This is a predicted structure of a 78-nucleotide RNA (c-di-GMP-I riboswitch aptamer) from a Geobacteraceae bacterium. NCBI's taxonomy places the organism under Bacteria, Pseudomonadati, Thermodesulfobacteriota, Desulfuromonadia, Geobacteraceae.

RNA sequence: CCACCGAAGAGGCAAAACCUGGGUAACCAGGUGACGCAAAGCUACCUGUCCAAGUAAUCGGAUCGAGGGGCCAUCGAA
Repeated sequence: CCACCGAAGAGGCAAAACCUGGGUAACCAGGUGACGCAAAGCUACCUGUCCAAGUAAUCGGAUCGAGGGGCCAUCGAA
């Protein structure tokens, strides 16, 4: 130094619920709030799940805090 790994310290993110707003909906943004997270950082590329339209095939969305892939990244005990 790299890969794994995750003790300590610093800093970070923020589930449910409630409030306000947006959306047909899934869901999203902001505020309050912390269940958790070492990638709970980014990315809908693959799979999964969810929603709308459609008799269906299908098609358009949502979710990265579901799994995988890609990109990038703080600290350093065992």